Predicted 3D model of a 712-nucleotide part of an RNA (large-subunit ribosomal RNA, domain II) from a sediment metagenome. The prediction has a mean pLDDT of 80.
Context: one part of a larger RNA
């Protein structure tokens, strides 16, 4: 992991609301006592609860029912319950007046929700304190022992020699010092951060150290907020920033896990305020469930009336921003001109007007389409088969989140604040390759029909049709998560449209001309169509410029414009769709899902099919309602949290009633019924007990919990 067995909302106490019974202006006994047929009955009035409330208290104390509407019922009067006016009782006030209360229902017992004290639904800390038990590990100390191969180095001191008056010194011996070298056992533990389910929490290789502050055997001492500690919060029995054990102990956990059988009906919230309040709690708001009550409700279209200041738009409507150009004014603003000076004018500026271009969340003369409204009307859907409402009884929830639209921060973000809507959450089923929230569609059960979205193969259905476009494998992607692609550029092609040229021959090509005056003037050293500055005339001409470009020092010369010929049908020039390239760059080889496709890519058009739990059904269940019943008929039937109901099935007791060696619980199989839990027969195994119905009681239902205990 698996199998089996075991595992979670109990139990008492009070309080509260439902239900169901007894009694009832009352209802109940506790503890106890009595006797008996032994688990029940009589007794038993202390006590509670209820019958009167108001006030802090003193203290004071309530319609026996008066009017009016009115639901169920009735023919109708009228009218239980029920509003709603008056009355009353108190307690404040002076007094108006205001609180609370008032025209009887309650008590007891059982069952069921729920609160509240208690371990309170199971399991789960890290800590705290209290008593013990530990220094056979380890730390330090103390008592007594015990150990350290060899071999190197060679201090002091002494000896001899040299040396000096003497000494020092030198030198050769000797000598064995040293927390001295190197290195056995011993002690340790630097690196590999080797390897380690082993006999080993070790072990291998390699390195420290080895006469000392050394190592070691045995014996004591110091003990938990204490000890020891050449200090690392180490060590104190694989336990240390406070050992271990048993007790308080079932500490406490707003935190994680788990919480055991079917079915109906409904069906959330992730928002506001308030808390040391942000992981949680309280109120409200949203969910169920009764009741009372007694006629409207919902706002879904449509008009109607209010109501709005957003898109939009404007600027001679207001503030604030901003252009162009003209007037006018200002001389006590610069700044320049002419005067000797007063002045004059000419610019630049200021005011101020006309003009002319634009703008604004925090501009509005205007001004929509939506949008709101406790405003009316009509349709529509709910509703006397009980609708809004109000009361009670139980919750859950108070992490939210995609989209789409419309704003605030942000450079942006699967960012972050928000509205308003949807959808996810709590929604399945078809497509989107896969894929919570994108499309389709809201799933009780079966049979044809569609939706979105598809029809070449994988794959159900067109190798469908009719026209076009693409050669770039562009495309084969509804977007989007998740990678699409942009300025800019293309004489790639298809189309549409504008304006010119064209059979009186366009456009390209080809053969020819492309003259004179004149080398225009000027300037230059020189300028002759062609450095440059000025002008750009005139003629002959089919046509030729005082010259389009390249040359020359300047000439020459080549070439163009422009005419003819030629040769033949379209061409120049723009401005728009369409669709294709280029621009285009990322780390293992890669993705239209894939395979391929030249359509099986793209635009338009059309007809067949396939395709969901979607429609349909005179086909069936359920669950409400009409109903005496059938028959019909409306409506609904997806669900977390959560709330109501209504069953199945363990196991015990009482009562009825049954089965069983002619085979009883079990159990292995196979079949019938039931929406489900789950009942029940047949046949084999087994060998002694078991049911049904009815009414009580429960240690009452396991796949979970890194569950527990065993097995495997």
């Nucleotide at each position: 992991g698996c199998c089996a067995g075991g595992g979670a909302g109990u139990u008492u106490a009070u309080c509260u609301u439902u239900g169901u019974g007894g009694c009832a202006a009352g209802g109940u006994u506790a503890a106890c006592u009595u006797a008996u047929u032994a688990a029940g009955a009589a007794g038993g009035u202390a006590a509670c609860c209820a019958a009167a409330g108001c006030g802090a208290a003193a203290g004071c104390a309530a319609u026996u029912a008066g009017c009016c509407c009115g639901c169920a019922a009735g023919u109708a009067a009228u009218g239980a319950g029920g509003g709603g006016c008056a009355g009353g009782g108190u307690a404040u006030g002076a007094a108006a007046a205001u609180g609370c209360c008032u025209g009887u229902a309650g008590u007891c017992a059982c069952a069921a929700g729920g609160a509240u004290a208690a371990g309170a639904c199971c399991c789960g800390a890290a800590a705290c304190c209290g008593g013990u038990c530990g220094a056979u590990c380890u730390a330090a100390u103390c008592c007594u022992g015990a150990g350290c191969a060899a071999g190197g180095u060679g201090a002091a001191g002494c000896g001899g020699g040299g040396g000096u008056a003497a000494a020092a010194c030198c030198u050769c011996g000797u000598g064995g010092a040293g927390g001295c070298c190197u290195g056995c056992a011993g002690a340790g533990a630097u690196a590999c951060u080797g390897u380690g389910u082993g006999c080993a929490a070790g072990c291998g290789u390699u390195c420290u150290u080895c006469u000392g502050a050394c190592u070691u055997g045995g014996g004591a001492u110091u003990a938990g907020g204490g000890g020891u500690g050449a200090a690392a919060a180490g060590c104190c029995a694989a336990u240390c920033g406070a050992g271990a054990c048993c007790g308080g102990u079932g500490a406490u956990a707003g935190c994680u896990g788990g919480u055991u059988c079917c079915u109906g009906c409904c069906g959330a919230a992730g928002u506001u305020g308030g808390c040391c309040g942000u992981a949680g709690u309280c109120a409200a708001g949203c969910c169920u469930u009764g009741a009372c009550u007694g006629a409207g409700a919902c706002c879904a279209u449509u008009g109607g009336u209010c109501u709005u200041g957003u898109a939009g738009a404007g600027a001679u409507a207001c503030g604030g921003a901003u252009u162009u150009g003209g007037g006018a004014u200002u001389u006590a603003g610069g700044g320049g001109a002419a005067g000797a000076a007063a002045u004059u004018c000419c610019u630049c500026g200021g005011u101020u007007u006309c003009u002319u271009g634009u703008c604004c969340a925090a501009c509005u003369c205007c001004a929509a389409a939506u949008g709101g409204a406790u405003c009316c009307a009509a349709u529509g859907u709910c509703g006397u088969a009980g609708a809004a409402g109000u009361c009670a009884g139980g919750a859950g929830a108070c992490g939210g989140g995609g989209c789409u639209u419309u704003g605030g921060g942000g450079u942006a973000a699967g960012c972050u604040c928000a509205a308003a809507g949807u959808c996810c959450g709590a929604g399945a089923g078809g497509g989107g390759a896969a894929c919570a929230a994108c499309c389709c569609a809201g799933a009780c059960u079966u049979a044809g029909u569609u939706a979105a979205g598809g029809u070449c193969c994988c794959u159900a259905a067109a190798u469908a049709u009719u026209g076009a476009u693409u050669a770039a494998g562009u495309g084969u992607u509804a977007a989007c998560g998740g990678u699409u692609a942009a300025a800019a550029g293309g004489u790639g092609u298809c189309u549409g449209u504008g304006u010119c040229c064209u059979g009186a021959g366009a456009c390209a090509g080809u053969g020819g001309g492309g003259a004179g005056g004149u080398u225009g003037g000027c300037u230059u050293a020189g300028a002759a169509g062609c450095a440059g500055c000025c002008a750009u005339c005139c003629u002959u001409u089919a046509a030729a410029a005082a010259g389009u470009g390249c040359g020359u020092a300047a000439c020459a010369g080549c070439u163009u414009a422009c005419c003819c010929a030629u040769c033949a049908a379209g061409g120049a020039c723009g401005c728009g769709g369409g669709u294709c390239c280029u621009g285009a760059a990322a780390a293992u080889g890669g993705a239209c899902g894939g395979g391929g496709c030249u359509a099986a890519a793209u635009c338009a058009a059309u007809u067949a099919c396939c395709g969901a739990u979607a429609c349909u059904a005179u086909a069936g269940g359920c669950a409400g309602c009409u109903c005496a019943a059938a028959a019909a008929g409306c409506u609904g039937u997806g669900a977390u949290a959560g709330g109501c109901a209504g069953g199945c099935a363990u196991c015990c007791u009482g009562c009825u009633u049954g089965g069983a060696u002619a085979g009883a619980a079990u159990u292995u199989u196979u079949c019938g019924c039931g929406u489900g839990a789950g009942c029940g027969a047949g046949a084999g195994a087994g060998g002694a007990c078991c049911g049904a119905g009815u009414a009580g009681g429960a240690a009452a239902g396991a796949a979970g919990a890194u569950c527990c205990u065993g097995g495997u």
The full RNA is in RNAcentral, with records from SILVA.
It matches the Rfam family "Bacterial large subunit ribosomal RNA".